[in-house]
Context: one part of a larger RNA
Order: sequence, then structure tokens, then C1' cells
RNA sequence: GCCAACGAGUUAUGGUAUGUAGCGAGGUUAAGAAGCUGGAGCUUCGGAGCCGUAGGGAAACCGAGUCUUAAUAGGGCGAAUUAGUUGCGUGCUGUAGACCCGAAACCGGGUGACCUAUCCAUGUGCAGGUUGAAGUAUCCGUAAAAGGGUAUGGAGGACCGAACCCAUGUCUGUUGAAAAAGGCUGGGAUGACGUGUGGAUAGCGGUGAAAUUCCAAUCGAACCCGGAUAUAGCUGGUUCUCCUCGAAAUAGCUUUAGGGCUAGCCUCGAGAUUUAAGAUACGCGGGGGUAGAGCACUGAAUGUUCUAGGGGCCUUCACCGGUUACCAAAAACUAUCAAACUCCGAAUACCGCCGUAUCAUGCUCGGGAGUCAGACUGCGAGAGAUAAGUUCCGUGGUCGAAAGGGAAACAGCCCAGACCCACAGCUAAGGUCCCCAAAUAUAAGUUAAGUGGAAAAGGAUGUGAAGCUGCAUAGACAACUAGGAUGUUGGCUUAGAAGCAGCCACUCAUUUAAAGAGUGCGUAACAGCUCACUAGUCGAGUGACUUCGCGCCGAAGAUAAACGGGGCUAAAACUUAUUACCGAAGCUUGGGAAUGUAGUAAUACAUUGGUAGAGGAGCAUCGUAUACGGGCAGAAGGUGUACUGUAAGGUAUGCUGGACUUUAUACGAGAGAGAAUGUUGGC
Repeated sequence: GCCAACGAGUUAUGGUAUGUAGCGAGGUUAAGAAGCUGGAGCUUCGGAGCCGUAGGGAAACCGAGUCUUAAUAGGGCGAAUUAGUUGCGUGCUGUAGACCCGAAACCGGGUGACCUAUCCAUGUGCAGGUUGAAGUAUCCGUAAAAGGGUAUGGAGGACCGAACCCAUGUCUGUUGAAAAAGGCUGGGAUGACGUGUGGAUAGCGGUGAAAUUCCAAUCGAACCCGGAUAUAGCUGGUUCUCCUCGAAAUAGCUUUAGGGCUAGCCUCGAGAUUUAAGAUACGCGGGGGUAGAGCACUGAAUGUUCUAGGGGCCUUCACCGGUUACCAAAAACUAUCAAACUCCGAAUACCGCCGUAUCAUGCUCGGGAGUCAGACUGCGAGAGAUAAGUUCCGUGGUCGAAAGGGAAACAGCCCAGACCCACAGCUAAGGUCCCCAAAUAUAAGUUAAGUGGAAAAGGAUGUGAAGCUGCAUAGACAACUAGGAUGUUGGCUUAGAAGCAGCCACUCAUUUAAAGAGUGCGUAACAGCUCACUAGUCGAGUGACUUCGCGCCGAAGAUAAACGGGGCUAAAACUUAUUACCGAAGCUUGGGAAUGUAGUAAUACAUUGGUAGAGGAGCAUCGUAUACGGGCAGAAGGUGUACUGUAAGGUAUGCUGGACUUUAUACGAGAGAGAAUGUUGGC
């Protein structure tokens, strides 16, 4: 891991609701007893007790009333308006282990020091080698000492190193040879040494050269048994089928926030009103202060005018006074802003109402729930950075609990809500070159960027359309040829300044077809080149600006990887228009089933996605009772096949098997497995 078997809402007793049966102003017996009996059974006694028939009051007590009170007032609870009770079934619930499995822990009584820690008693072990303390002897030395030499001597938590004890580093091992080892290396090795045997200390404890270390592979409190099915607002699991309806992820409170309670939303039953109380639309009537707008208030805030006040400067001994491109209240004009501004003010929404149309809800009481982590998306706000697949509200939608078609794939987007069957039809969103069902459709444009098929500020003689305005056959624009002069080197400045460093100037005038006291290069300054302007050649359009459509650049990332792919350019891209077709579990058609309503029925109409959950109807297993049956001419069980029912399932039959067993009705359950790191067995 697979297979098989086992494996989870039970039982008792109270309560409550509902169904059903008995009796009914009553209902009912309990313990116990007697009789009968196959029975843990039946029948009969047994009225104790309980519930109901009357309530009110704390009570005494009174009583269809009573309590409060001084009260006969008022008020509260009652009566008037009578149905209960005892079984049985079912739902839920209290008490019990209470659907099942699961803690870490707590407490009690015991068992452990054969491991290990420390201690006590008594034994035992330590190859070999080295060093050479004190002391002693002797010599030197000294006044004597001290001191020194040579021997002797054999001390030491001394040295090297086996046994023995330990465990520094590393490799191997890591489903190991081993639940701590092996190899190499290393430390101690006469000592606070190692070790044998016997003994002592026990869990709210011992022991500890102290690490919470050790106390039998277990230690921040051992192990075993018991309390015990501890408790678990937590996790996991919870077994057959079909039918009807079908949620919530909110509010309030909560030592509450992943749990509860009440309400909301779901379901089942009963009931009332008969002027149906409900929903939507139309109509009528309301209040509002949002969007917008505005500046009349409250504030913010631009410029100008005017002008208090203040500052500066001038003047003055001082007062007075003058002045100011300083600051500036109020006022006037002007241009603005506001969630906590409003002179104004919608659309919606909300409330009410006579009525009409369409639908069929709505309300009350009672039984049973589940839900209290919501998600994304459109719109309106807050928080945030007008960030987030962010967060928090409001209001719709979808998902949740919804399959189908589209969006390549894609809970929350678009279309659309699956009762079943069909090799029938029509459509939606979206599509129609191929993958891939349907137009290589039609008409008119646009795009050249593979734009389409990702992006901004900003940039650009891309290209199309429109507008407006110059110039132009009296010849424009571009190009070429020629001219572009004179007073004059204008004046000033300057070393110089001559069109062209700079300053000044109504920058003038002359000759002209035209030519600036000069547009740009250039020179030290001149010179030189050029432009404006003019003529000629040429012969038809050429400039400026504005708006719109589609493109271009801006554009650097980790796969080729930013059309699903192929591939696409008078498109298979984009815009506009038109026709046809494809396209879903939508709609229709044909057949069938179920539910609800109406109906005597025939039938008609509507409905039938669904998690939590409520309600209903069944299938199967085992047993009991009663009844009818089957079976050695082959029961149950096993294994195939065929048929059959809307499902759980059922029937027949072949083989196997070798002795039990079906069916009907009623009753009763150890009554259905795929999941629980389930349990046991097998492989």
C1' cells in the first nucleotide's frame, strides 16, 4: 500500500411538542399480593400517590374572586370564554461517559538504587622504564654556622608507557554489526585512582566536585495499577436510496472575538382576517439637504481701487506736517475653494393612499434547525500613497450552495439556471482561413507599424480627413543666372569699432527693378562669403496655423514566451453599415417520470440546480410472533449469465455446495463503511 472482517446518536429516567389508541370532568395506578403459566410472561387485586377540575396572596387567609390600600377608588393577576389524563411511536431537550476515537496533565495506593548518583562495611588490582626530595655518611668549607662536592637514600594528587579507567579530534556507520558502536588519534595510569561482593538513601522524595545531572534504553518531577469512558468551546471520523423546500457568514450582549445566547434568514405544522392584509408597475400626495451648483452665512483664498492703522524716509527742541514700487483691517470691483459652509438644489431612494393591471405572497402561534472566518466584481464613500489579489462600510450581481456555452487554460467576469431520453429545430454571449462548428461574405474607408497582439510624460515634414488664412498665369514656392548700391567708416565709445564687441537714434536720405544705417558666417580692424529685397529663366500650384482618425519613437531581464498555435497586409487588423450562418444542459419539438394547484374523474396549468439544514416516502440486513410454503429429484452460502424496477434493489437460471430455508403481516434492533496518521488478520 491493497484485500477481508470489525468500527461511531444508544439506553434509563424527567420535560416538551406532535401523531396515534383508551377513557373522559375525570384519567391513572406504584410498591406489593394472589392465581395461571413454556416464558424475565399473562390476568386479577392493590387508590398510597400523581395530573386535571379555581384562583389570588410572601403568608395568615379569602374565594369567582383575590391582592394592594384608609378606601366600596384605581390598578395587578384571575373568572366570565371548561379538556384533560394514561399508554405507545417520533422530533428535540435536562440528568447520566450520552455519537466515536484522541491529550498534555491531577490525585490515591504500590513497585523499583541488579542501570546510575552519593555513602557505609569488607576484599582486590596497577608490566616495564625514568627522575632522584627530605634524611644519613663522608670530604671541602667556617671561629662556629651557613654553603658546596661525592656517595647513600627512595619522596611525589612527579615523568614516559601497557593492563585498567576514560573519551580530544576525525573518518566510517545513520532501514547501523551496535536504540551510541568500529578504525586511527588522544587523556589518566600510587591516586580526590580503578574495581568485586554485601549494605543504605524513593518520587510533594532521593542523589548530585552542580549539567536540572542521575534514580533500570523513561526524568523541570520514575514506573505500575486505580479514580477513569478525567476534561477537550479543539482536530479527525460518522456506513442504504429517492422526493419537496432550502439558508447564513449580519445585529445586540458576552474574560467575548475560530465559542455561545436572543433576533434576522430556512423548514414543518396549525390558525386568523374574507374588503388578501404581501410584491411590482402606473397614478396621486409627502418630507429631505446628497450629486450638482453657489458665495448670502462660517472659514479659506487672487489681483486692482480706495483708505483707517502700523513701519521707513524727510522735517521739527517738540507738536504739527510731507512722502513712500513697504505691511495692511473695513469697503467696492474681480477670479476662486470647502466632509464637519449653504441664498439654492436634483435624479434615485423612502413613506402614505383611492384605484387599475400582473403575480401569490404577507401575518400570528407552535416543533426542528443551520448560520455568526465570507470571496470577487460594478457603483458610492472612508483608511492607505485617489498603492495592494489591502482594509472598513453602503448598494446591486455572481460564487459560496451552480453544472452548461464564451473569456486559450481561469470559484467570484460575459451569456445562461441542468427532472430523464432523442443521430430533431431556433437562438444568447461569442464567433465564421486551418487547428475548430459556421462568410477566405458584401459596401465604403483607415493602418504599413505585424500596429493589431502590453505602458506615460514628452518628441517628430508618418499618413488620411476637415477647417481657416497668405502668395500665385499681372507667373507664385523651390532651383539656377544677375544685382544687392550711394551720403557713410551714421553718431558715440574705443588702441581699433568701417552693416555685424557695446551704447544712441521715430534707423534718415539718395539713386533705383531692388538693396536693412543691415539676417548670419568672417577680420585685430578692413576685406571676403551670405541673407532680406529685386529682375530674368522656368510654368502650376505653394506656404503658415488649428482640429480630428490611425500609426512612429519614448520601450532594458532572465524559455522563443506580451495573437492559444499555424499563419494573416485592397487582412484572417481597425472603423462604419448590411445580410447569412455557427453556437449552450437557454427556448422549441416528440416521448416519459415526479411534485403542487384546480377538478368526482378525464385532464389542464405551473413546477422539478443545490451545500448547511428542515420535511416526506421507501430498499436491504438480523431476530421474534402468526400464517402459507419450498428442500437430498438438492436448502443456505459461493460464482457466472440473462431479465427487470425511478433508486436503494429484485427475479430466473447454469456450475459449485451438501442441509436447511423463502414469502406475507406485525413487532424489535449489536440494522447498511471508503476515508477516523482507525483496529485485527492476510498478502
This is a predicted structure of a 683-nucleotide part of an RNA (large-subunit ribosomal RNA, domain II) from Proteiniphilum sp. The prediction has a mean pLDDT of 85. The RNAcentral record of the full RNA draws on ENA. Lineage of the source: Bacteria > Bacteroidota > Bacteroidia > Dysgonomonadaceae > Proteiniphilum.